[in-house]
RNA sequence: GGGCGGAUAGUUCAGCGGUAGAACACCUGCCUUACACGCAGGGGGUCACAGGUUCGAACCCUGUUUCGCCCA
Repeated sequence: GGGCGGAUAGUUCAGCGGUAGAACACCUGCCUUACACGCAGGGGGUCACAGGUUCGAACCCUGUUUCGCCCA
RNA backbone atom coordinates (compact mmCIF):
# COMPACT_ATOMS: atom_id res chain seq x y z
P G A 1 -0.70 3.69 3.65
O5' G A 1 -0.88 2.80 2.33
C5' G A 1 -0.68 3.35 1.03
C4' G A 1 -0.68 2.24 0.00
C3' G A 1 -1.93 1.36 0.00
O3' G A 1 -3.00 1.93 -0.74
C1' G A 1 0.00 0.00 0.00
P G A 2 -4.50 1.63 -0.32
O5' G A 2 -4.71 0.12 -0.76
C5' G A 2 -4.74 -0.24 -2.14
C4' G A 2 -4.91 -1.74 -2.30
C3' G A 2 -6.11 -2.34 -1.59
O3' G A 2 -7.33 -2.16 -2.30
C1' G A 2 -4.20 -3.65 -1.16
P G A 3 -8.72 -2.10 -1.49
O5' G A 3 -8.94 -3.61 -1.02
C5' G A 3 -9.14 -4.64 -1.99
C4' G A 3 -9.25 -5.99 -1.32
C3' G A 3 -10.28 -6.09 -0.21
O3' G A 3 -11.60 -6.28 -0.71
C1' G A 3 -8.27 -7.05 0.52
P C A 4 -12.87 -5.76 0.13
O5' C A 4 -12.94 -6.77 1.35
C5' C A 4 -13.21 -8.15 1.11
C4' C A 4 -13.09 -8.95 2.40
C3' C A 4 -13.93 -8.46 3.57
O3' C A 4 -15.29 -8.86 3.48
C1' C A 4 -11.75 -8.91 4.31
P G A 5 -16.44 -7.92 4.15
O5' G A 5 -16.23 -8.14 5.71
C5' G A 5 -16.50 -9.42 6.29
C4' G A 5 -16.04 -9.46 7.73
C3' G A 5 -16.64 -8.42 8.66
O3' G A 5 -17.94 -8.74 9.10
C1' G A 5 -14.32 -8.56 9.02
P G A 6 -18.96 -7.55 9.51
O5' G A 6 -18.34 -6.97 10.86
C5' G A 6 -18.46 -7.67 12.08
C4' G A 6 -17.60 -7.07 13.18
C3' G A 6 -18.09 -5.76 13.79
O3' G A 6 -19.14 -5.95 14.71
C1' G A 6 -15.74 -5.70 13.48
P A A 7 -20.23 -4.74 14.91
O5' A A 7 -19.39 -3.61 15.67
C5' A A 7 -18.78 -3.89 16.94
C4' A A 7 -18.16 -2.63 17.52
C3' A A 7 -19.16 -1.50 17.76
O3' A A 7 -18.84 -0.80 18.96
C1' A A 7 -17.43 -0.79 16.29
P U A 8 -19.79 -0.95 20.24
O5' U A 8 -21.27 -0.78 19.67
C5' U A 8 -21.84 0.51 19.52
C4' U A 8 -23.32 0.46 19.79
C3' U A 8 -23.72 -0.24 21.08
O3' U A 8 -23.58 0.62 22.20
C1' U A 8 -25.06 -1.04 19.33
P A A 9 -23.12 -0.01 23.60
O5' A A 9 -24.38 0.22 24.57
C5' A A 9 -24.77 1.55 24.95
C4' A A 9 -25.20 1.57 26.41
C3' A A 9 -24.22 0.91 27.36
O3' A A 9 -24.20 1.62 28.59
C1' A A 9 -26.33 -0.13 27.54
P G A 10 -22.97 2.59 28.91
O5' G A 10 -21.94 1.65 29.70
C5' G A 10 -20.71 2.18 30.23
C4' G A 10 -20.04 1.14 31.09
C3' G A 10 -19.79 -0.18 30.39
O3' G A 10 -18.53 -0.19 29.75
C1' G A 10 -20.92 -0.57 32.43
P U A 11 -18.36 -0.94 28.29
O5' U A 11 -18.34 -2.50 28.65
C5' U A 11 -17.27 -3.06 29.39
C4' U A 11 -17.52 -4.54 29.62
C3' U A 11 -17.84 -5.33 28.35
O3' U A 11 -16.66 -5.75 27.68
C1' U A 11 -19.44 -5.83 30.03
P U A 12 -16.73 -6.03 26.08
O5' U A 12 -17.63 -7.33 25.93
C5' U A 12 -17.14 -8.58 26.42
C4' U A 12 -18.18 -9.67 26.20
C3' U A 12 -18.73 -9.75 24.78
O3' U A 12 -17.87 -10.46 23.91
C1' U A 12 -20.51 -9.84 26.35
P C A 13 -18.06 -10.25 22.29
O5' C A 13 -19.54 -10.79 22.03
C5' C A 13 -20.36 -10.25 21.01
C4' C A 13 -21.78 -10.68 21.25
C3' C A 13 -22.79 -10.29 20.17
O3' C A 13 -22.76 -11.22 19.10
C1' C A 13 -23.67 -9.76 22.29
P A A 14 -23.29 -10.74 17.65
O5' A A 14 -24.88 -10.65 17.83
C5' A A 14 -25.65 -11.83 17.95
C4' A A 14 -27.10 -11.54 18.25
C3' A A 14 -27.91 -10.87 17.13
O3' A A 14 -28.23 -11.76 16.08
C1' A A 14 -28.52 -10.01 19.24
P G A 15 -28.33 -11.20 14.57
O5' G A 15 -29.45 -10.06 14.67
C5' G A 15 -30.83 -10.38 14.83
C4' G A 15 -31.64 -9.13 15.08
C3' G A 15 -31.67 -8.14 13.92
O3' G A 15 -32.70 -8.46 13.00
C1' G A 15 -31.21 -6.99 15.95
P C A 16 -32.40 -9.02 11.54
O5' C A 16 -31.83 -7.75 10.76
C5' C A 16 -32.68 -6.66 10.44
C4' C A 16 -32.15 -5.91 9.25
C3' C A 16 -32.12 -6.75 7.95
O3' C A 16 -32.33 -5.89 6.84
C1' C A 16 -29.90 -6.16 8.59
P G A 17 -33.80 -6.01 6.17
O5' G A 17 -34.52 -4.65 6.65
C5' G A 17 -33.87 -3.44 6.50
C4' G A 17 -34.60 -2.35 7.28
C3' G A 17 -36.10 -2.47 7.40
O3' G A 17 -36.52 -1.80 8.58
C1' G A 17 -35.57 -0.54 6.20
P G A 18 -37.35 -2.65 9.71
O5' G A 18 -38.39 -1.58 10.28
C5' G A 18 -37.93 -0.40 10.94
C4' G A 18 -39.11 0.45 11.41
C3' G A 18 -40.23 -0.34 12.08
O3' G A 18 -40.82 0.47 13.08
C1' G A 18 -41.05 0.70 10.12
P U A 19 -40.60 0.04 14.60
O5' U A 19 -39.97 1.38 15.17
C5' U A 19 -40.73 2.56 15.30
C4' U A 19 -40.59 3.11 16.71
C3' U A 19 -39.41 2.50 17.50
O3' U A 19 -38.83 3.52 18.28
C1' U A 19 -41.41 2.11 18.66
P A A 20 -37.28 3.85 18.02
O5' A A 20 -36.51 2.50 18.38
C5' A A 20 -36.41 2.12 19.73
C4' A A 20 -35.75 0.77 19.83
C3' A A 20 -35.53 0.31 21.27
O3' A A 20 -36.70 -0.35 21.73
C1' A A 20 -33.53 0.05 20.00
P G A 21 -36.81 -0.88 23.23
O5' G A 21 -36.14 -2.32 23.09
C5' G A 21 -35.67 -3.00 24.23
C4' G A 21 -35.24 -4.38 23.81
C3' G A 21 -34.45 -5.13 24.88
O3' G A 21 -35.32 -5.74 25.81
C1' G A 21 -33.32 -5.27 22.82
P A A 22 -34.77 -6.08 27.31
O5' A A 22 -33.93 -7.42 27.10
C5' A A 22 -34.56 -8.61 26.65
C4' A A 22 -33.54 -9.72 26.51
C3' A A 22 -32.69 -9.97 27.74
O3' A A 22 -33.35 -10.79 28.69
C1' A A 22 -31.30 -9.86 25.84
P A A 23 -33.06 -10.61 30.28
O5' A A 23 -31.62 -11.26 30.47
C5' A A 23 -31.42 -12.66 30.23
C4' A A 23 -29.95 -12.97 30.24
C3' A A 23 -29.18 -12.47 31.45
O3' A A 23 -29.30 -13.34 32.56
C1' A A 23 -28.00 -11.88 29.49
P C A 24 -29.47 -12.75 34.06
O5' C A 24 -28.03 -12.16 34.39
C5' C A 24 -26.93 -13.04 34.55
C4' C A 24 -25.62 -12.29 34.43
C3' C A 24 -25.41 -11.16 35.44
O3' C A 24 -25.01 -11.62 36.73
C1' C A 24 -24.79 -10.43 33.29
P A A 25 -25.48 -10.77 38.03
O5' A A 25 -24.79 -9.34 37.84
C5' A A 25 -23.38 -9.20 37.94
C4' A A 25 -22.95 -7.79 37.56
C3' A A 25 -23.55 -6.67 38.41
O3' A A 25 -22.87 -6.50 39.64
C1' A A 25 -23.72 -6.11 36.13
P C A 26 -23.71 -6.06 40.95
O5' C A 26 -24.23 -4.59 40.60
C5' C A 26 -23.32 -3.52 40.43
C4' C A 26 -24.07 -2.23 40.13
C3' C A 26 -25.20 -1.89 41.08
O3' C A 26 -24.72 -1.25 42.27
C1' C A 26 -25.94 -1.63 38.86
P C A 27 -25.47 -1.52 43.68
O5' C A 27 -26.83 -0.68 43.54
C5' C A 27 -26.79 0.74 43.45
C4' C A 27 -28.19 1.29 43.30
C3' C A 27 -29.21 0.76 44.30
O3' C A 27 -29.13 1.43 45.55
C1' C A 27 -30.14 0.67 42.13
P U A 28 -29.58 0.66 46.91
O5' U A 28 -31.17 0.56 46.78
C5' U A 28 -31.97 1.74 46.83
C4' U A 28 -33.43 1.39 46.66
C3' U A 28 -33.96 0.29 47.56
O3' U A 28 -34.24 0.74 48.88
C1' U A 28 -34.72 -0.08 45.37
P G A 29 -34.14 -0.31 50.11
O5' G A 29 -35.43 -1.23 49.93
C5' G A 29 -36.74 -0.68 50.08
C4' G A 29 -37.79 -1.67 49.63
C3' G A 29 -37.77 -3.02 50.33
O3' G A 29 -38.40 -2.98 51.61
C1' G A 29 -37.99 -3.35 48.01
P C A 30 -37.95 -4.04 52.74
O5' C A 30 -38.48 -5.43 52.18
C5' C A 30 -39.88 -5.65 52.03
C4' C A 30 -40.14 -7.01 51.41
C3' C A 30 -39.54 -8.19 52.15
O3' C A 30 -40.34 -8.59 53.26
C1' C A 30 -39.12 -8.41 49.83
P C A 31 -39.63 -9.15 54.62
O5' C A 31 -38.90 -10.49 54.14
C5' C A 31 -39.65 -11.61 53.70
C4' C A 31 -38.74 -12.69 53.14
C3' C A 31 -37.62 -13.11 54.08
O3' C A 31 -38.06 -14.07 55.03
C1' C A 31 -36.74 -12.73 51.90
P U A 32 -37.73 -13.80 56.59
O5' U A 32 -36.16 -14.02 56.65
C5' U A 32 -35.59 -15.29 56.39
C4' U A 32 -34.08 -15.25 56.51
C3' U A 32 -33.56 -14.56 57.78
O3' U A 32 -33.57 -15.44 58.90
C1' U A 32 -32.36 -13.78 55.88
P U A 33 -34.11 -14.86 60.32
O5' U A 33 -33.01 -13.79 60.74
C5' U A 33 -33.32 -12.84 61.76
C4' U A 33 -32.04 -12.17 62.24
C3' U A 33 -31.13 -11.66 61.14
O3' U A 33 -31.51 -10.36 60.74
C1' U A 33 -29.87 -12.93 62.69
P A A 34 -31.58 -10.03 59.16
O5' A A 34 -30.05 -10.07 58.70
C5' A A 34 -29.15 -9.06 59.14
C4' A A 34 -27.73 -9.43 58.76
C3' A A 34 -27.51 -9.75 57.28
O3' A A 34 -27.34 -8.58 56.51
C1' A A 34 -26.49 -11.41 58.60
P C A 35 -27.85 -8.61 54.94
O5' C A 35 -26.79 -9.54 54.22
C5' C A 35 -25.43 -9.11 54.08
C4' C A 35 -24.58 -10.24 53.54
C3' C A 35 -25.02 -10.84 52.21
O3' C A 35 -24.64 -10.05 51.10
C1' C A 35 -24.45 -12.58 53.71
P A A 36 -25.57 -10.09 49.80
O5' A A 36 -25.42 -11.59 49.28
C5' A A 36 -24.18 -12.04 48.74
C4' A A 36 -24.22 -13.54 48.48
C3' A A 36 -25.30 -13.99 47.50
O3' A A 36 -24.91 -13.82 46.15
C1' A A 36 -25.33 -15.38 49.41
P C A 37 -26.05 -13.43 45.07
O5' C A 37 -27.03 -14.68 45.01
C5' C A 37 -26.55 -15.95 44.56
C4' C A 37 -27.59 -17.03 44.81
C3' C A 37 -28.96 -16.76 44.20
O3' C A 37 -29.02 -17.09 42.83
C1' C A 37 -29.22 -17.47 46.44
P G A 38 -29.95 -16.20 41.84
O5' G A 38 -31.41 -16.36 42.43
C5' G A 38 -32.07 -17.63 42.40
C4' G A 38 -33.36 -17.57 43.18
C3' G A 38 -34.35 -16.51 42.72
O3' G A 38 -35.11 -16.95 41.60
C1' G A 38 -34.13 -16.41 45.06
P C A 39 -35.63 -15.86 40.50
O5' C A 39 -36.78 -15.07 41.27
C5' C A 39 -37.95 -15.76 41.70
C4' C A 39 -38.87 -14.82 42.46
C3' C A 39 -39.17 -13.50 41.76
O3' C A 39 -40.18 -13.62 40.78
C1' C A 39 -38.61 -13.09 44.01
P A A 40 -40.17 -12.64 39.49
O5' A A 40 -40.59 -11.22 40.09
C5' A A 40 -41.90 -11.05 40.62
C4' A A 40 -42.05 -9.66 41.21
C3' A A 40 -41.63 -8.50 40.31
O3' A A 40 -42.61 -8.17 39.33
C1' A A 40 -40.74 -8.18 42.45
P G A 41 -42.11 -7.55 37.91
O5' G A 41 -41.58 -6.09 38.28
C5' G A 41 -42.49 -5.08 38.69
C4' G A 41 -41.78 -3.91 39.33
C3' G A 41 -40.88 -3.09 38.42
O3' G A 41 -41.59 -2.19 37.58
C1' G A 41 -39.78 -3.47 40.46
P G A 42 -40.92 -1.72 36.17
O5' G A 42 -39.69 -0.80 36.62
C5' G A 42 -39.93 0.41 37.32
C4' G A 42 -38.63 1.04 37.77
C3' G A 42 -37.67 1.46 36.67
O3' G A 42 -38.04 2.69 36.07
C1' G A 42 -36.48 0.38 38.40
P G A 43 -37.53 3.02 34.56
O5' G A 43 -36.04 3.54 34.79
C5' G A 43 -35.78 4.69 35.58
C4' G A 43 -34.30 4.84 35.81
C3' G A 43 -33.44 4.92 34.55
O3' G A 43 -33.43 6.22 34.00
C1' G A 43 -32.46 3.40 36.07
P G A 44 -33.35 6.40 32.40
O5' G A 44 -31.89 5.85 32.05
C5' G A 44 -30.73 6.49 32.55
C4' G A 44 -29.49 5.68 32.24
C3' G A 44 -29.30 5.35 30.76
O3' G A 44 -28.69 6.43 30.08
C1' G A 44 -28.96 3.41 32.06
P G A 45 -29.31 6.99 28.68
O5' G A 45 -28.71 5.99 27.59
C5' G A 45 -27.32 5.66 27.61
C4' G A 45 -26.82 5.41 26.21
C3' G A 45 -27.17 6.50 25.20
O3' G A 45 -26.10 6.67 24.30
C1' G A 45 -28.08 4.44 24.49
P U A 46 -25.16 8.00 24.37
O5' U A 46 -25.32 8.75 22.96
C5' U A 46 -26.60 9.11 22.48
C4' U A 46 -26.53 9.48 21.00
C3' U A 46 -25.76 8.47 20.16
O3' U A 46 -26.34 8.41 18.85
C1' U A 46 -24.75 10.59 19.96
P C A 47 -27.28 7.24 18.49
O5' C A 47 -26.34 5.95 18.68
C5' C A 47 -25.40 5.61 17.67
C4' C A 47 -25.01 4.17 17.79
C3' C A 47 -24.59 3.55 16.45
O3' C A 47 -23.53 2.63 16.67
C1' C A 47 -26.43 2.38 17.32
P A A 48 -22.35 2.51 15.59
O5' A A 48 -21.32 3.66 16.00
C5' A A 48 -20.90 3.80 17.37
C4' A A 48 -19.74 4.77 17.43
C3' A A 48 -19.92 6.02 16.58
O3' A A 48 -20.63 7.02 17.29
C1' A A 48 -17.82 5.02 16.10
P C A 49 -21.73 7.94 16.47
O5' C A 49 -20.82 8.92 15.61
C5' C A 49 -19.92 9.81 16.26
C4' C A 49 -19.11 10.58 15.24
C3' C A 49 -19.92 11.19 14.11
O3' C A 49 -20.53 12.42 14.48
C1' C A 49 -18.06 10.06 13.20
P A A 50 -21.92 12.85 13.77
O5' A A 50 -21.46 13.27 12.30
C5' A A 50 -20.48 14.27 12.12
C4' A A 50 -20.18 14.45 10.64
C3' A A 50 -21.39 14.47 9.74
O3' A A 50 -22.03 15.74 9.73
C1' A A 50 -19.74 13.06 8.81
P G A 51 -23.50 15.88 9.02
O5' G A 51 -23.08 15.83 7.49
C5' G A 51 -24.02 15.74 6.49
C4' G A 51 -23.38 15.31 5.19
C3' G A 51 -24.37 14.68 4.23
O3' G A 51 -25.09 15.67 3.51
C1' G A 51 -22.52 13.26 4.43
P G A 52 -26.71 15.49 3.41
O5' G A 52 -26.86 14.34 2.33
C5' G A 52 -26.21 14.46 1.06
C4' G A 52 -26.22 13.14 0.32
C3' G A 52 -27.59 12.51 0.12
O3' G A 52 -28.30 13.10 -0.95
C1' G A 52 -26.04 10.87 0.82
P U A 53 -29.93 13.10 -0.90
O5' U A 53 -30.32 11.57 -1.14
C5' U A 53 -30.00 10.91 -2.35
C4' U A 53 -30.45 9.46 -2.31
C3' U A 53 -31.89 9.25 -1.90
O3' U A 53 -32.77 9.43 -3.00
C1' U A 53 -30.51 7.75 -0.71
P U A 54 -34.17 10.25 -2.79
O5' U A 54 -35.01 9.33 -1.81
C5' U A 54 -35.40 8.02 -2.22
C4' U A 54 -36.00 7.27 -1.06
C3' U A 54 -37.09 8.01 -0.29
O3' U A 54 -38.35 7.94 -0.95
C1' U A 54 -35.57 7.00 1.23
P C A 55 -39.29 9.26 -1.03
O5' C A 55 -39.82 9.47 0.46
C5' C A 55 -40.47 10.69 0.83
C4' C A 55 -41.05 10.53 2.22
C3' C A 55 -40.10 10.00 3.26
O3' C A 55 -39.29 11.02 3.82
C1' C A 55 -42.13 8.80 3.38
P G A 56 -37.72 10.70 4.04
O5' G A 56 -37.76 9.61 5.20
C5' G A 56 -38.20 9.97 6.51
C4' G A 56 -38.35 8.73 7.37
C3' G A 56 -37.09 7.89 7.55
O3' G A 56 -36.26 8.42 8.58
C1' G A 56 -38.91 6.49 7.03
P A A 57 -34.68 8.39 8.36
O5' A A 57 -34.28 6.85 8.41
C5' A A 57 -34.58 6.06 9.55
C4' A A 57 -33.45 5.09 9.85
C3' A A 57 -32.12 5.77 10.21
O3' A A 57 -31.41 4.92 11.10
C1' A A 57 -31.83 4.49 8.27
P A A 58 -31.59 5.05 12.67
O5' A A 58 -30.48 4.11 13.29
C5' A A 58 -29.10 4.46 13.22
C4' A A 58 -28.23 3.23 13.23
C3' A A 58 -28.26 2.43 11.93
O3' A A 58 -27.32 2.91 11.00
C1' A A 58 -28.56 0.99 13.80
P C A 59 -27.71 2.94 9.41
O5' C A 59 -27.90 1.41 8.99
C5' C A 59 -26.84 0.46 9.17
C4' C A 59 -27.35 -0.93 8.87
C3' C A 59 -27.84 -1.12 7.45
O3' C A 59 -27.49 -2.42 6.98
C1' C A 59 -29.59 -1.58 8.98
P C A 60 -26.32 -2.57 5.89
O5' C A 60 -26.88 -1.77 4.62
C5' C A 60 -27.59 -2.46 3.58
C4' C A 60 -27.82 -1.54 2.40
C3' C A 60 -26.62 -0.66 2.03
O3' C A 60 -25.70 -1.37 1.21
C1' C A 60 -28.56 0.67 2.11
P C A 61 -24.12 -1.06 1.29
O5' C A 61 -23.97 0.33 0.52
C5' C A 61 -24.25 0.43 -0.87
C4' C A 61 -24.02 1.85 -1.34
C3' C A 61 -22.69 2.47 -0.92
O3' C A 61 -21.63 2.07 -1.76
C1' C A 61 -24.44 4.00 -0.50
P U A 62 -20.12 1.98 -1.18
O5' U A 62 -19.70 3.50 -0.99
C5' U A 62 -19.55 4.35 -2.12
C4' U A 62 -19.17 5.75 -1.68
C3' U A 62 -18.02 5.84 -0.69
O3' U A 62 -16.75 5.73 -1.31
C1' U A 62 -19.78 7.25 0.01
P G A 63 -15.51 5.11 -0.48
O5' G A 63 -15.12 6.30 0.51
C5' G A 63 -14.60 7.52 -0.01
C4' G A 63 -14.58 8.59 1.06
C3' G A 63 -13.77 8.26 2.31
O3' G A 63 -12.39 8.47 2.13
C1' G A 63 -15.87 9.16 2.93
P U A 64 -11.33 7.57 3.00
O5' U A 64 -11.51 8.16 4.48
C5' U A 64 -11.17 9.52 4.75
C4' U A 64 -11.55 9.88 6.17
C3' U A 64 -10.96 9.00 7.26
O3' U A 64 -9.62 9.36 7.57
C1' U A 64 -13.25 9.33 7.68
P U A 65 -8.63 8.25 8.15
O5' U A 65 -9.17 8.01 9.64
C5' U A 65 -9.15 9.05 10.60
C4' U A 65 -9.79 8.61 11.90
C3' U A 65 -9.24 7.33 12.49
O3' U A 65 -8.04 7.56 13.22
C1' U A 65 -11.59 7.26 12.54
P U A 66 -6.90 6.44 13.22
O5' U A 66 -7.53 5.28 14.11
C5' U A 66 -7.83 5.49 15.49
C4' U A 66 -8.67 4.36 16.02
C3' U A 66 -8.09 2.96 15.82
O3' U A 66 -7.11 2.63 16.79
C1' U A 66 -10.38 2.98 15.22
P C A 67 -6.00 1.52 16.42
O5' C A 67 -6.79 0.15 16.58
C5' C A 67 -7.20 -0.29 17.87
C4' C A 67 -7.98 -1.59 17.78
C3' C A 67 -7.31 -2.71 16.99
O3' C A 67 -6.32 -3.41 17.75
C1' C A 67 -9.57 -2.54 16.33
P G A 68 -5.09 -4.13 16.97
O5' G A 68 -5.79 -5.39 16.28
C5' G A 68 -6.31 -6.45 17.08
C4' G A 68 -7.06 -7.45 16.23
C3' G A 68 -6.28 -8.09 15.09
O3' G A 68 -5.43 -9.14 15.52
C1' G A 68 -8.42 -7.45 14.32
P C A 69 -4.13 -9.53 14.63
O5' C A 69 -4.73 -10.28 13.35
C5' C A 69 -5.38 -11.54 13.49
C4' C A 69 -5.98 -11.98 12.17
C3' C A 69 -5.02 -12.05 10.99
O3' C A 69 -4.23 -13.23 10.98
C1' C A 69 -6.99 -10.95 10.33
P C A 70 -2.79 -13.21 10.25
O5' C A 70 -3.13 -13.14 8.70
C5' C A 70 -3.78 -14.23 8.06
C4' C A 70 -4.13 -13.86 6.63
C3' C A 70 -2.97 -13.43 5.74
O3' C A 70 -2.21 -14.53 5.24
C1' C A 70 -4.79 -11.95 5.44
P C A 71 -0.68 -14.33 4.81
O5' C A 71 -0.76 -13.40 3.50
C5' C A 71 -1.33 -13.91 2.30
C4' C A 71 -1.31 -12.86 1.21
C3' C A 71 0.05 -12.23 0.94
O3' C A 71 0.89 -13.04 0.14
C1' C A 71 -1.61 -10.55 1.05
P A A 72 2.48 -12.95 0.30
O5' A A 72 2.86 -11.50 -0.25
C5' A A 72 2.69 -11.19 -1.64
C4' A A 72 2.94 -9.71 -1.88
C3' A A 72 4.29 -9.17 -1.41
O3' A A 72 5.33 -9.45 -2.32
C1' A A 72 2.56 -7.70 -0.73
This is a predicted structure of a 72-nucleotide RNA (transfer RNA) from a Synergistaceae bacterium.
Rfam family: tRNA. It is annotated as a transfer RNA.